[in-house]
RNA sequence: ACUUGAUCGGGAGAGAGCUGCGCAAAAGAGUGAUUUUGCAGACAGCCGCCGAAGGGGCUAAUACCCAACAAACUCUCAGGCAAAAGGACCGAUCAGCGGGG
Numbered sequence: 001a002c003u004u005g006a007u008c009g010g011g012a013g014a015g016a017g018c019u020g021c022g023c024a025a026a027a028g029a030g031u032g033a034u035u036u037u038g039c040a041g042a043c044a045g046c047c048g049c050c051g052a053a054g055g056g057g058c059u060a061a062u063a064c065c066c067a068a069c070a071a072a073c074u075c076u077c078a079g080g081c082a083a084a085a086g087g088a089c090c091g092a093u094c095a096g097c098g099g100g101g
Stems, first nucleotide, its partner, number of pairs: 004095007015047001017046004022039006048081003054077001055075003
C1' cells in the first nucleotide's frame, strides 16, 4: 500500500396513492342517526413503482478444460416511494493490522 473500524462532509431513484379503522374540527339534532373537511404518522386491505442497507441469481475476466468465483448487471425476499431517518459509493482525518521500499 491493500484490508478493518470510528468521526466529519457529500450522496440517487420511485404514489404526501386508494379504501377502511382511528383522531380532530364544523354542521345538524328527538342531546339519536348522520353529513362535510383535515391527518406526512400507527393498524388492516388493495393497486402502482424504485434499487444504492442487507440478501439471492447468472455470467464476464482470470492462457486452455473442470471447478471455484464478481459487479454499480439482474431478481425484488427484505428495505424504500413529502420531510426526517436510512443509504451503495466517494473524499478527509484518526486508530489498528501490516506486505514492499
Molecule: Glycine riboswitch aptamer
Organism: Affinundibacterium nitidum